[in-house]
The RNA shown here (transfer RNA) has 72 nucleotides and comes from a Candidatus Blackburnbacteria bacterium. Its Rfam family is "tRNA". The family's RNA type in Rfam is transfer RNA. The coordinates come from a structure-prediction model, not an experiment, and the mean pLDDT is 81. The RNAcentral record of the sequence draws on ENA.
RNA sequence: GGGCCCGUAGCUCAAUGGCAGAGCACCAGCCUUUUAAGCUGAGGGUUGACAGUUCGAAUCUGUCCGGGCUCA
Numbered sequence: 001g002g003g004c005c006c007g008u009a010g011c012u013c014a015a016u017g018g019c020a021g022a023g024c025a026c027c028a029g030c031c032u033u034u035u036a037a038g039c040u041g042a043g044g045g046u047u048g049a050c051a052g053u054u055c056g057a058a059u060c061u062g063u064c065c066g067g068g069c070u071c072a
Stems, first nucleotide, its partner, number of pairs: 001071007010024004018055001027041004048064005
């Protein structure tokens, strides 16, 4: 340098063009002598960046950034 894959909550991952979600973690409450476990609830996101297509984009297209695999 060429090709391919990936990038979404603190972490691991969903969401096949139509309200951005789950588990774990964190926080609050319940329970318990206390902790842990268990139960309930709440918070937490410019979906890597910028453009384009579209009535509507995490999703489709282009460029760039970062990571991985591979070829040279």